[in-house]
Context: one part of a larger RNA
RNA sequence: UUGCAGUUAAAAAGCUCGUAGUUGAACUUCGAACCUGGUUGGGUGGUCUGCCUUCACGGUACGUACUGCUUGGCCGGGUUCUACCUCUUGGUGAGCCAGCAUGCCCUUAAUUGGGUGUGUUGGGGAACCAGGACUUUUACCUUGAGAAAAUUAGAGUGUUCAAAGCAGGCCUUCGCCCGAAUACAUUAGCAUGGCAUAAUAAAAUAGGACGUGCGGUUCUAUUUUGUUGGUUUCUAGAGUCGCCGUAAUGAUUAAUAGGGAUAGUUGGGGGCAUUUGUAUUCCGUUGCUAGAGGUGAAAUUCUUGGAUUUACGGAAGACAAACUUCUGCGAAAGCAUUUGCCAAGGAUGUUUUCAUUAAUCAAGAACGAAGGUUAGGGGAUCGAAAACGAUCAGAUACCGUUGUAGUCUUAACAGUAAACUAUGCCGACUAGGGAUCGGACGGUGUUAUUUUCUGACCCGUUCGGCACCUUACGAGAAAUCAAAGUCUUUGGGUUCUGGGGGGAGUAUGGUCGCAAGGCUGAAACUU
Numbered sequence: 001u002u003g004c005a006g007u008u009a010a011a012a013a014g015c016u017c018g019u020a021g022u023u024g025a026a027c028u029u030c031g032a033a034c035c036u037g038g039u040u041g042g043g044u045g046g047u048c049u050g051c052c053u054u055c056a057c058g059g060u061a062c063g064u065a066c067u068g069c070u071u072g073g074c075c076g077g078g079u080u081c082u083a084c085c086u087c088u089u090g091g092u093g094a095g096c097c098a099g100c101a102u103g104c105c106c107u108u109a110a111u112u113g114g115g116u117g118u119g120u121u122g123g124g125g126a127a128c129c130a131g132g133a134c135u136u137u138u139a140c141c142u143u144g145a146g147a148a149a150a151u152u153a154g155a156g157u158g159u160u161c162a163a164a165g166c167a168g169g170c171c172u173u174c175g176c177c178c179g180a181a182u183a184c185a186u187u188a189g190c191a192u193g194g195c196a197u198a199a200u201a202a203a204a205u206a207g208g209a210c211g212u213g214c215g216g217u218u219c220u221a222u223u224u225u226g227u228u229g230g231u232u233u234c235u236a237g238a239g240u241c242g243c244c245g246u247a248a249u250g251a252u253u254a255a256u257a258g259g260g261a262u263a264g265u266u267g268g269g270g271g272c273a274u275u276u277g278u279a280u281u282c283c284g285u286u287g288c289u290a291g292a293g294g295u296g297a298a299a300u301u302c303u304u305g306g307a308u309u310u311a312c313g314g315a316a317g318a319c320a321a322a323c324u325u326c327u328g329c330g331a332a333a334g335c336a337u338u339u340g341c342c343a344a345g346g347a348u349g350u351u352u353u354c355a356u357u358a359a360u361c362a363a364g365a366a367c368g369a370a371g372g373u374u375a376g377g378g379g380a381u382c383g384a385a386a387a388c389g390a391u392c393a394g395a396u397a398c399c400g401u402u403g404u405a406g407u408c409u410u411a412a413c414a415g416u417a418a419a420c421u422a423u424g425c426c427g428a429c430u431a432g433g434g435a436u437c438g439g440a441c442g443g444u445g446u447u448a449u450u451u452u453c454u455g456a457c458c459c460g461u462u463c464g465g466c467a468c469c470u471u472a473c474g475a476g477a478a479a480u481c482a483a484a485g486u487c488u489u490u491g492g493g494u495u496c497u498g499g500g501g502g503g504a505g506u507a508u509g510g511u512c513g514c515a516a517g518g519c520u521g522a523a524a525c526u527u
Stems, first nucleotide, its partner, number of pairs: 004498003007479002012495001014367001016365002021360003025253002031081017048063001049061004086133007096123011137199003140194002143191002152183002156166002168177003209246003213243009257357001258354003262349002265346002270342004276320002280316006287309001291302002328335002372413006382406001386402004424494003428486002431470003436465008445457004474481002500527003509520004
C1' cells in the first nucleotide's frame, strides 16, 4: 500500500500559473486448414470377469481390465495460407533419399523382383560443437541453478510422557539394517520459456531497406607466379561515395482529449482618457424672525455679530440612489453615470488546421478586500484615538456633540480575513421538472415598414452558464446532499491537509518585512 478522514466534529493552501515528480486516448497477427502429442467428457462395439436365470436365447453389474470406431472440450508442438525462425564459416552428424558392392529369406527362365541386414559413395540435412558478422532496449510473468547452519513449518523415531534430542531398531550376536527427509527462504544478480500489459526505438530535407548488381576511391595482405628483394595488377577482406534495379517503396486514426485559425456575437471583465447626476459641507447674496440641534428624556453645541430655515449662485472632494434581480462578467480579490480608444476573455457555429501537444502539481512566480506602513497630493463626508455631555452603583461603553490618524488618489511596501459554497482540480456515469442568461438551428406563428431583407416577441430543438423545485435507486451521525452518490461489493488520475482538549499558532531557530507583523513551527507540563 491493501485500508482512514477533510460542509458543520481535527483537517481543502485566498486565487491562478508553473518546473521536477506522478499519471496519461485508440490502432499494427485476428483467424482458418492439415499433421501430431497429452488430458478430459459423450455415444457405440468386441474380448475377458462376476452375478441372475439358464435347455438355449437373454438380462444386468462392476470393471483402476484389454482393445476398436465415432464425436466434442481444454492444453501444447509443427507446416501452409502475402506471414523470419538472424545470417554465415568450419566440424560432428541421427533419421531420410539415390547409386554401388555384398550376406540371408521368399520369388523368377534370369542378380528378375520384393523384404531384411552389413559396408561404401553422393545428395540433403536448426540434432549440437566451435568461430565470425550483426542484433531496438527494458519492466513484467514462468521454470531452474544458487541462496551456511541453527530457528520456523513438517516426516520418521515410546527421551517412561513431554519440552527436547537425532537418534535408533533387529535376530541366532566373530553381526545385520533403516535413518539424520522435505518445505519456506521475498530484494538484487545468473540462466530459461512467454510476449498479453506498460514504456522505449525506427523511413520525411530519406544521409532509408534490399542486390544476381555495376563503377570510382581509401586501407589491409594470405596464397600463387623456380628462389630472394622491389613495384604494380589480379584476388580476398574492411571502409566510403556515385549510378542502376527491386518494392503496393516509406507519413495509423482524427479522441463527445487538447492547442491554433476563422464568423457573428456577448458581458456592471480590465486599463487610459472623457462626461453626467443629485446629495453633503462650506462660501457669497437674499427673505423672515427666536430659537435651532439632538434624545427614551436631556445636555454638551450653534444663535439678534441673525443660527435653523427659504431662494439664487459658486467651490471642493467623495459617491454613483431608484432601475438592481436567487440576473451578468471575472482565476480569486472584485466589478454598475455617458462616450471614445486600447489590448484581452468566455460560450456558440464550423465537412477549418496541428496531431498527444494533455491532467494535477514540491521548488518558484503573478494577482490578492479591509486595515496598516513610507513619501507626495487631496482633505467634502464619515470617523479609530482623544475631549466633552448623558446614562449608571461604576461606564475608561452602548446614545449624543466635536474631532486627529484614516477614509480618496499617485508611487512603493505589506500578503492577511468567517479570503465561506466553512465543500481542491481534471475525467466518466447515475433522475425527473420548469424557469432564466449567452450562442446556434428550425417554425405557412404574431408584430414593425408597404412586401422582401432585417429586427422585437412567441413556440420548439440543441450546446454552454448562474441557480432553483420535486424525489431518493444512493449517501450521511444527522442537518441535509444530483453531490456530500457510483465506499468493508473498499483501486479513474493527481495535489494539499488532519490524528483528544489545553499549553499554542506560544517559545526557540531560520527566513521575508522600514515597522506592525507574515511564513515555517515544537516541548515540558496539564487534563

About this RNA: A computed fold for a 527-nucleotide part of an RNA from a metagenome, annotated as small-subunit ribosomal RNA, central domain. Its Rfam family is "Eukaryotic small subunit ribosomal RNA". Gene Ontology terms of the family: structural constituent of ribosome and ribosome. The coordinates come from a structure-prediction model, not an experiment, and the mean pLDDT is 80. The RNAcentral record of the full RNA draws on SILVA.